[in-house]
RNA sequence: CCAGUCGGCCGGGCAGCCGCGUCCUCGGGGCUCACGCUCCGGGGCCGAGGAAAGUCCGGGCUCCAUCCGGCACGGUGGUGGGUAACGCCCACCCGGAGCGAUCCGCGGGACAGUGCCACAGAGAACAGACCGCCGUCCGCGCCCUGCGGGGCCGGACGGUAAGGGUGAAAGGGUGGUGUAAGAGACCACCGCGACCUCGGUGACGAGGUCGGCACGGCAAACCCCACCGGGAGCAAGGCCAGACAGGGAACGUUCGAGGGCGCCGGCCCGAGUUUCCGGGUAGGCCGCUGGAGAUCGUCGGCAACGGCGAUCCGAGAGGGAUGGCUGCCGAUCACAGAACCCGGCUUACAGGCCGGCUGGUCCG
Repeated sequence: CCAGUCGGCCGGGCAGCCGCGUCCUCGGGGCUCACGCUCCGGGGCCGAGGAAAGUCCGGGCUCCAUCCGGCACGGUGGUGGGUAACGCCCACCCGGAGCGAUCCGCGGGACAGUGCCACAGAGAACAGACCGCCGUCCGCGCCCUGCGGGGCCGGACGGUAAGGGUGAAAGGGUGGUGUAAGAGACCACCGCGACCUCGGUGACGAGGUCGGCACGGCAAACCCCACCGGGAGCAAGGCCAGACAGGGAACGUUCGAGGGCGCCGGCCCGAGUUUCCGGGUAGGCCGCUGGAGAUCGUCGGCAACGGCGAUCCGAGAGGGAUGGCUGCCGAUCACAGAACCCGGCUUACAGGCCGGCUGGUCCG
């Protein structure tokens, strides 16, 4: 330098002006005995994301149910760690791909039982024989003959599983011995299985001895095993509380409660009035953002992560706020916007920056 692979980070920057939202504060006005509420104006702090998204997992929180256990149902599935928890993350093991860095794996059990294996093919699980190879016998078949026989062709009965063919898969593989031809029939190596020893927390690995090989695949088919899981969700839920239904008490119905005529007197109307309880509709308030929090440093750990210390506060709306203009610069600026919160996963994304490692090539 080229090609590749893995990981991390940014997501236009700076300045000025105007505007918007929550909160704090100051001044003024209105209501109120007061607390306080409300309106106007000024000032100040803060003000979307790496995915705020999909709502796919896991938790906090809230209400309901609830001793525990079991059944059913659902989920997870190599091993060891991390974590509040997880189907997430880290490290390792095994299998596969790659020269390699690295990547991929829905990675428990098929001698508990049931089921399935289409098409093709002779045969698909108590294996099987289509072509082929080999043997014996037969033929009024053909050819050769030194007359003993031999070769070819066809047929019947057998042997075999080398080779061909079918298939996703054909009851170990390669080489040899052996045989009429063959075959774990026998031998060597590889594979497989059982046992033993050693290493490792473990998945597992290494070595040795024995066994001629006996038990094909599918569990994302039912099923079995181990572990996990109560349900619903901020429209959760709580508080205040009109109207209105209902109930209690007191006073009262010509001995008149209460109300009206501005008040007293007087007159008129008059059968209900007052108060409490109460469910919680309209409406209002809370839940609401200080937290498994952020940034540094240090220690432990391969790492995920954890301990300790210091510093900091970074949206909280409820018709729902983030925008516009100008100047300079990089160069027209992607995907997209909170709505209870947090940890993940997945998906979308213009452009840019940094680092580790691998292979090749050149130069020193």
Molecule: Bacterial RNase P class A
Organism: Brachybacterium alimentarium